About this RNA: Small-subunit ribosomal RNA from a wastewater metagenome, 1550 nucleotides, folded computationally. The prediction has a mean pLDDT of 80. It matches the Rfam family "Bacterial small subunit ribosomal RNA".

RNA sequence: AGAGUUUGAUCCUAGCUCAGGAUGAACGCUGGCGGCGUGGAUAAGGCAUGCAAGUCAAGGGGGCCCGCAAGGGCAACCGGCAAACGGGGUAGUAACGGGUGGGAACGUACCAAGAAGUCGUGAAUAACCAGUCGAAAGAUUGACUAAUACACGAUAGUCCCUACGGGGUAAAGAUUUAUCGCUUCUUGAACGGCCUGCCUCGUAUCAGCUAGUUGGUAAGGUAAUGGCUUACCAAGGCUAUGACGCGUAGGGGAGGUGAGAGCCUGACCCCCACCACUGGAACUGAGACACUGUCCAGACACCUACGGGUGGCUGCAGUCGAGAAUCUUCCGCAAUGCACGAAAGUGUGACGGAGCGACGCCGCGUGGUUGAUGAAGCACUUCGGUGCGUAAAGACCUUUUAUGAGGGAAGAAGUUUUGACGGUACCUCAUGAAUAAGAGGCUGCUAAUCUCGUGCCAGCAGCAGCGGUAAUACGAGAGCCUCAAGCGUUAUCCGGAAUUAUUGGGCGUAAAGGGUGUGUAGGCGGUAAUGUUAGUCUCAUGUCAAAGCCUGUCGCUUAACGACAGAUCCGCAUGGGAAACGGCAUAACUAGGAGGGUGCGAGAGGUGAAUGGAACUCAUGGUGUAGGGGUGAAAUCCGUUGAUAUCAUGGGGAACGCCAAAAGCGAAGGCAAUUCACUGGCGCAUACCUGACGCUGAAACACGAAAGCCAGGGUAUCGAAUGGGAUUAGAUACCCCAGUAGUCCUGGCCCUAAACGAUGACAACUAGCUUUUCGGAGUAUCGACCCUCUGAGAGGCGAAGCUAACGCGUUAAGUUGUCCGCCUGGGGAGUACGGCCGCAAGGCUAAAACUCAAAGGAAUAGACGGGGGCUCGCACAAGCGGUGGAUCAUGUGGUUUAAUUCGAUGCUAAACGAAAAACCUCACCGAGGUUAGAAAUGGAGACGAAUCUCAGAGGAAACUUUGAGAGCCUUCGGGCGGCUCCACAGGUGAUGCAUGGCUGUCGUCAGUUCGUGGCUUGAGCUGUUCCCUUAAGUGGGGUAACGAACGCAACCCCUAUUGUCUGUUACAAGUGUCAGGCAAGACUGCCCCCCAUCUGCGCAGAGCGCAGAAAUCCGAAAUACUAAAUCCGAAAUCCGAAACAAACACUUUCGAAUUUCGUGCUUAGUGCUUCGAAUUUUCUCGCACUACUGUGCGUAGAUGGGGGGGAGGAAGGCGGGGAUGACGCCAAGUCAGCAUGUCCCUCUGAUACCUCGGGCUACACACGUGAUACAAUGGAUGGUACAACAGGCAGCGACGGAGCGAUCCUGAGCUAAUCCUUAUAAAGCCAUCCUCAGUUCGGAUUGUAGUCUGCAACUCGACUACAUGAAGUUGGAAUCGCUAGUAAUCGCGGGUCAGCAUACCGCGGUGAAUACGUUCUCGAGCCUUGUACUCACCGCCCGCCAAGUCAAAGGAGCCGGGAGUGCCCGAAGUCCAUGCUCGUCAUGGCCGAAGGCAAGUUCGGUGACUAGGGUUAAGGCGUAACAAGGCACGGCUAGCGGAAGCUGGUCGUG
Repeated sequence: AGAGUUUGAUCCUAGCUCAGGAUGAACGCUGGCGGCGUGGAUAAGGCAUGCAAGUCAAGGGGGCCCGCAAGGGCAACCGGCAAACGGGGUAGUAACGGGUGGGAACGUACCAAGAAGUCGUGAAUAACCAGUCGAAAGAUUGACUAAUACACGAUAGUCCCUACGGGGUAAAGAUUUAUCGCUUCUUGAACGGCCUGCCUCGUAUCAGCUAGUUGGUAAGGUAAUGGCUUACCAAGGCUAUGACGCGUAGGGGAGGUGAGAGCCUGACCCCCACCACUGGAACUGAGACACUGUCCAGACACCUACGGGUGGCUGCAGUCGAGAAUCUUCCGCAAUGCACGAAAGUGUGACGGAGCGACGCCGCGUGGUUGAUGAAGCACUUCGGUGCGUAAAGACCUUUUAUGAGGGAAGAAGUUUUGACGGUACCUCAUGAAUAAGAGGCUGCUAAUCUCGUGCCAGCAGCAGCGGUAAUACGAGAGCCUCAAGCGUUAUCCGGAAUUAUUGGGCGUAAAGGGUGUGUAGGCGGUAAUGUUAGUCUCAUGUCAAAGCCUGUCGCUUAACGACAGAUCCGCAUGGGAAACGGCAUAACUAGGAGGGUGCGAGAGGUGAAUGGAACUCAUGGUGUAGGGGUGAAAUCCGUUGAUAUCAUGGGGAACGCCAAAAGCGAAGGCAAUUCACUGGCGCAUACCUGACGCUGAAACACGAAAGCCAGGGUAUCGAAUGGGAUUAGAUACCCCAGUAGUCCUGGCCCUAAACGAUGACAACUAGCUUUUCGGAGUAUCGACCCUCUGAGAGGCGAAGCUAACGCGUUAAGUUGUCCGCCUGGGGAGUACGGCCGCAAGGCUAAAACUCAAAGGAAUAGACGGGGGCUCGCACAAGCGGUGGAUCAUGUGGUUUAAUUCGAUGCUAAACGAAAAACCUCACCGAGGUUAGAAAUGGAGACGAAUCUCAGAGGAAACUUUGAGAGCCUUCGGGCGGCUCCACAGGUGAUGCAUGGCUGUCGUCAGUUCGUGGCUUGAGCUGUUCCCUUAAGUGGGGUAACGAACGCAACCCCUAUUGUCUGUUACAAGUGUCAGGCAAGACUGCCCCCCAUCUGCGCAGAGCGCAGAAAUCCGAAAUACUAAAUCCGAAAUCCGAAACAAACACUUUCGAAUUUCGUGCUUAGUGCUUCGAAUUUUCUCGCACUACUGUGCGUAGAUGGGGGGGAGGAAGGCGGGGAUGACGCCAAGUCAGCAUGUCCCUCUGAUACCUCGGGCUACACACGUGAUACAAUGGAUGGUACAACAGGCAGCGACGGAGCGAUCCUGAGCUAAUCCUUAUAAAGCCAUCCUCAGUUCGGAUUGUAGUCUGCAACUCGACUACAUGAAGUUGGAAUCGCUAGUAAUCGCGGGUCAGCAUACCGCGGUGAAUACGUUCUCGAGCCUUGUACUCACCGCCCGCCAAGUCAAAGGAGCCGGGAGUGCCCGAAGUCCAUGCUCGUCAUGGCCGAAGGCAAGUUCGGUGACUAGGGUUAAGGCGUAACAAGGCACGGCUAGCGGAAGCUGGUCGUG
């Protein structure tokens, strides 16, 4: 110091939970010792028994005992003192009870100091004695007696009273002669009584309380003040700064926690208060209204002879009860203290000690060193090993502790005597590792994990959560972690929690600004001055008990504990001082608060009245005829009795078009035709007046949309309710036709809204830009406009700053100040109860039990939308042909069956696994058999008798059994073979939701990501968005991005063209059709046009008129420069020819070309000058310079991709086809192809293995995929053309022959460009017949006879021939494929295979139609928007009903408690009065506890029943909300409805 938990993820808000410390604790498991503490918190419930307050014989008289006596002892009685302390408890008490600081009107026994005194006398009485009554307790009669008991008298003072003259009040003695006492007074010390300032719990759902109440006078009373009490008089006193009431509670020093501020507590110890069975009362006394005193009443208990008595543990022990729970009926007065006493001493459950309890704190121990075969055992294991673990054993050592023995204290003050603890602490010796370790935890928080068992069960859990067959979370074991004589759990408090926020929080959207104003109390308050000082600051003094906390030192072996010293005690009081701030008082000020005056100004501000036009509706009349109206479509409805339409006239009510705006006004609600009257507020200017008059604002008062209510009017429109029509599964709705209340007016209520800017008021400060409304000033102007400045409003965008973000931003949500209101998790609930208001509806105020671990805000990525935009796809459309109807084939479902093995099930199963079920396959069924196995590996043993062949018997076979025969090799190590035994095998058994691998689908769709950088608090974003383009995230441009990866494309294969090489087997040959190889070719290339972007130039445009200047532009002239072209001249270079030369070279001449230079001419451009014309803009007092931005048009250039066309070409815009399938999705499919984890089955019989037979082929039915058809674009017959891909030796099989044919016989050739399949390929073409029909269509079905394969065609093969000749005449709703060599149509080949193809995979032949287009259907992609979804719309979610359960509310009542009121009765007792026999007397009176009666009040318990609320995996009804949620939603209000809800009015945008 923080952490977990809302989400897919994020930030925030907010609650819940945890880690720490503590306790008078309790419970669970465990437990060695010692020290110091601590221990009835509940029933202030009841108590047996013992003890807890006595003492004094030196106050008194007597009694008894010992003793010869002296003397001593015992204790009752009178008397004195004490018993009011000590000890216990916390019931009551919210109070002068406590704390703290003050005060005046008091008392005091014992103690101390001082002063004075202590004289005289008397009457009794207890004890004792003798009686009486009574069970007892006790009572009573008679007689005797003493005192420091009682009474009287005297004296008296510094005492008391006083009218200051005076009056009154005392004593006690004992005696050993030294003291102790006694009386009075004064003072002190200490203690106590009284008064008082301040502080001292919750509740306002307690707002008014009070009659002795408040004060005065008098009296009484008290130690003393005082309504303390009484009489009289007055009418006061307290209260929102919380009276009164109710609930709870002893207060403090202190204790716990905390950084502190605080919060909680009030055990032990100390101080104060109060109580003593409950209630009342007084007596005695210095002191009590008295814990172990008295009286009375009550309850309870005990004794009793029934007449009557006795008692009070909240003292110490102890007992019962209740409870989760709290000790010994111990020892001692040795110490400390108290009472009494002259003293010795006595008493003391105070106290000192011991005992019990791990209840707490502290200390010690349970051994130390060494010891690796890393033992055994246990656990795990990847089977190699690893862990427990130097741990153990073993060896050596020590003795704290324990046990035994011996010695042995301090505590004693005091010379002698005196120790409960205690033979204790402590010391010495001996024995022997000997006597001594557990608890909780191990998913995260939170330190520490593996195996087995279990299988949403049993269970765990502080929170999140774990458990549904691989659980580190349950239970066990092992290991590990933490603490340790303890460890955990529970309860409670503080902390963490800044989660009540003074320190130290918030309120736009998370909870939270009052609907708005006026304004009382209160809070806060401008400038300067003087005085003062209760606030404030400072100094000093007093106090703040001790203990405790803190610091230091010291003492117990250490520590806990204790002693001493210091510090602290933050507070209060008194005195002195200061005067800045604040307060108070006084007199001032006005720059700049506030108000007023004056002058202007704007406005739907308010109230009342009058008036107006448009529309609507009604009525009447005219014209006119069949419809109108309404809707998605309809219908109800209106209309031939004349509607709708149209014209005219009249009536009526409501609302005010355009202006009109993000505009204006108002405190808010709100306000809109025009005019008039009355009236409130505001702004500007001026600086004339007042002089702080101000701001805010609980309470209070006023206003307050719509709906609603009451009374009276009014009623055109609209329109809850209601009726009807539709829609619908239903439709109490949405839509339509009607329509009542209402909507309007007057008066009176109601008082709520999403009354919103979801943003309280006031003041100050802090960048701007821009729009708009209303003022003012300046410049300019004749004036206005424009421009600049300055106020007050209303908007937009934005610096800084703030904010969780969104956003706010001089109109703050920024920075500050003052005041008010409000919030503290969600639900329950703005509800119940109570109170106030209301006619009602209802409003305001406002909880709890219970329940959940969330509820929420903003933003992010997805997904989704009956949201939007763009784009694509045989997706639709346009076409062609099908399926769905028939028959058959095949697959599936279903049914059946002994079995019909299994899997696949929307797209993405269903001619699929299966590229071949007669046996086999085979997994299914029946039957028979085998059991270490049919097959595999290893080890051991014996054997070559094992074993094999043949024959016989049984049998369906497998197999069993009998007989005969054969009966191994060797390098001698062994091998081989079977048999037996042991390890093990085997499984198409389960789990595809434990897996690998492989596969389907979205989809050959164009997407999916990363690195670095940047932005954001963050999730994330950017990149990948945007524009153009593409088949494409293809490419280009732009760009906080720059690059890259997987996909796309390309690379690979086939095909189309060409060249070239090779030439077997093709061809008659040359050759090269053909085959194979290599290469070329196409691409982003060329030309033209169009589009886009950028740049340059020019022009246009920014008020009118006049004038000037300037600029621009056009034309002409002159001049200069540059460039180009042509001609001429010169020079250079090079080439050619010729001459010279044998040749080269050089030289010369000629010609051509190129380059350079020069002159002249022409053309073009630019600069300058002059002249003329025109135009435009800018400026203007004059001159000069002109920039930037944007728009449109024209022109030129550049770049880019695409479109259209063209050339060349075999091929043109990816040429066609194939292979290739990103990140991922569907717990998609497959354990039966294979592999594989785990589980399951297998010593007497299998889920393994063998065999025969059957089944997978069943058949009322349904679906999928196909074949063949329904015919004339056809069928039949005859003739006649043209292929390609492929396959072949257990094979293809020619020729020839036989058969109608399937096929057979024979067997040439071919291991294949050679031979065969293969031939006539079929459709096609030619010719003939059929002529529209159930047919010369169609071929199912069936019969007979055959062929072939194969051990075997019955279940159950294919084919042939003959015969038979079914349904079917183009197919409902619906639905499928295809965009070119495609569809359609025609045949051929192959794999599988003994045989079997309508399926599958290939091949070639013939060879179309259509695409306007993207509105709609489906699917997909990108961007954007909304979201309460994220298991992601097959989502989420609301209400009612039914069922279980819980708490609270109401409730006819019933029961109980508390506090009071009125009345009745009235004990004891004080006081008063009266009486007498003068007493502890009697009687009476006032007050008075308990009790009774009565009416209320308040708080609980219970209660049939009632309504709502919460909660509970899988009940019923609907679909309200979230997307435009399918009628946008929501607030208030009213009506209605099974329910969510619907509808009307008004308001909000959330």